[in-house]
Context: one part of a larger RNA
């Protein structure tokens, strides 16, 4: 690993992007026809035995012998069907083909058979070896090689047996059986296969052949009587023109994935900009003894007119009703108009590249509320804290009041019950009606006055955010169209758990101004 479990029981990083890693669509020679080799089956004999019968015939049996290949099956081989099996250069020359000649048989005949014999005859894989040259591997079959003890296991009456490799047996001056056999992954050797997984190859052809020719170049064995020396010829290597053959030489366009373009759609993001009510506060105004707040009170505010009326400023947050099992965003998150700037998904496309793709240690972006830091700002609400009630007590819960903060701009911090407690790509399996976005159709309705274009309404269809109803399934169940296609266990790929606690603790390491994040035992308990 095979072969655990990850919605609630331990246990899917908050969310995205990527790097090594894993891990990735389909396609290229198949299918035919003949020949032919073993082995199996079937079948057709014939020998041998058996039985029956005077006898032929008939019937049975055994693969004990042995012929035929008639069907059918397995497993080679060889050739041909557009099908190089690497390719020369000796060697050795098998079959086999030619020609030539003896001998026996044989035929009207050198007719045909047998069996020799020679040839510098032709003639290639059956193999020896020395050149040039080969896309590489992975997978699998055989095989060899791998210590022995152990193991598994065969044989044997150590009296059994754990052991041991003993031993057994006449006719005993010996005579003979043993001391087997397997099994070891990976790795490395040799061998057959050529699916299936990779890899290379001709696109600025600097591409392959060659009965080819011309050049540039390098080497130099043999032969001109010898020995040197130069050149040529010849022979072998590179390289560069021309010509020449060739079906010359680019796989499909994934219900993979990327760009383009087309009208869209969204409370998606950023700056501007505009609104609304409402809180408090101030100013005027009006009237007056209470107001406030509470289970009850009180603390508080009050003829210096609180509280409530009206009528205006200010001021700083916030965006009600419409707001839904509706939308957008990677998630946190996002809701007044109105502009400007960029992106962004879904539909559409007989538009393009063509694998460009999934997921993803390290590594980055972005991340509610809180908190830190230096500015603004400070309406409102309110951790600290003050009082006043309750209470046994109250350092709480209610009340009034009240700093930090809450709201904004620059940096920090990186955590949540960041939840759907449910990683991500792809695939399958099951009914419905909605819905919200885009396309498409419709002698539908309506605006009109027909048409164009709206807005409705019925289909299709993709692509969403949810529900309903079943269970062929799954689950401990709760309930789930996925949590399903799981003991009938394997599509990718990533994280993260292993009994409770101590403990997310000490300790180091690192991030951070700090709070603390990250990463994280043990001992001990039970």
């Nucleotide at each position: 690993u095979u072969g655990a479990g990850g919605u609630u029981a331990a246990a899917a990083a908050g969310c995205u992007c990527g790097u090594a890693g894993u891990u990735g669509a389909a396609c290229c020679u198949u299918g035919g026809g003949c020949c032919u080799a073993g082995c199996c089956u079937u079948c057709c004999g014939g020998u041998c035995c058996c039985c029956c019968u005077c006898a032929c015939c008939g019937g049975g049996u055994g693969c004990a012998c042995u012929g035929g290949c008639u069907c059918g099956g397995c497993u080679g081989g060889g050739c041909c069907u557009u099908u190089c099996c690497u390719u020369c250069u000796g060697g050795a020359g098998a079959a086999c083909c030619g020609c030539a000649u003896g001998c026996c048989c044989u035929u009207c005949a050198c007719u045909g058979g047998g069996u020799g014999u020679g040839c510098c005859g032709g003639g290639g894989a059956a193999c020896c070896a020395g050149g040039a040259c080969u896309u590489u591997u992975a997978c699998u079959c055989u095989g060899a090689a791998c210590a022995a003890a152990u193991u598994a296991g065969a044989u044997c009456g150590c009296u059994u047996a754990a052991a041991g490799a003993a031993g057994g047996c006449c006719u005993a001056u010996g005579c003979u059986c043993g001391a087997a056999u397997a099994g070891u992954c990976u790795a490395g050797c040799a061998u057959g296969g050529a699916a299936u997984a990779a890899u290379a190859g001709a696109a600025u052809a600097g591409g392959a052949c060659g009965u080819g020719u011309g050049g540039u170049u390098c080497u130099a064995u043999u032969u001109u009587g010898u020995u040197g020396g130069u050149u040529u010829c010849u022979a072998g290597g590179a390289c560069c023109g021309c010509c020449g053959u060739a079906a010359u030489g680019a796989u499909u366009a994934a219900u993979a994935g990327g760009g383009a373009c087309a009208g869209u759609c969204g409370g998606g993001g950023g700056c501007a900009u505009c609104a609304g009510u409402a809180u408090u506060c101030a100013a005027u105004u009006g009237u007056c003894a209470g107001a406030g707040g509470u289970g009850a009170a009180a603390u508080u505010c009050u003829u210096g007119g609180a509280u409530u009326u009206a009528u205006u400023g200010a001021a700083g947050a916030c965006u009600a009703a419409c707001u839904a099992c509706u939308g957008c965003g990677a998630a946190a998150g996002c809701a007044u108009u109105u502009g400007c700037c960029a992106a962004g998904g879904a539909u559409g496309u007989u538009u393009u590249c063509a694998u460009u793709a999934a997921u993803c240690a390290g590594g980055a972006a972005c991340g509610a509320a809180a908190g830190u830091u230096a500015g603004g700002g400070g309406a409102u609400c309110g951790a600290a804290g003050a009082c006043g009630a309750u209470c046994a007590g109250a350092u709480a819960c209610c009340g009034u009041c009240g700093u930090a903060g809450u709201c904004u701009u620059a940096a920090c911090c990186a955590u949540a019950a960041a939840c759907u407690a449910u990683a991500c790509c792809g695939a399958u399996u099951a009914g419905g009606g909605a819905u919200c976005g885009g396309a498409c159709g419709g002698u539908g309705u309506u605006a009109u006055u027909u048409u164009u274009u709206g807005a409705c309404c019925c289909g299709u269809u993709c692509g969403g955010c949810a529900c309903c109803u079943u269970a062929c399934g799954a689950u401990a169940a709760a309930u789930c169209a996925a949590a399903a296609u799981g003991u009938u266990u394997g599509g990718g790929c990533u994280c993260g758990u292993g009994g409770g606690g101590g403990a997310g603790u000490a300790u180091g390491g690192u991030c951070g101004c700090a709070a603390g994040g990250c990463u994280g035992a043990a001992a001990c308990u039970u």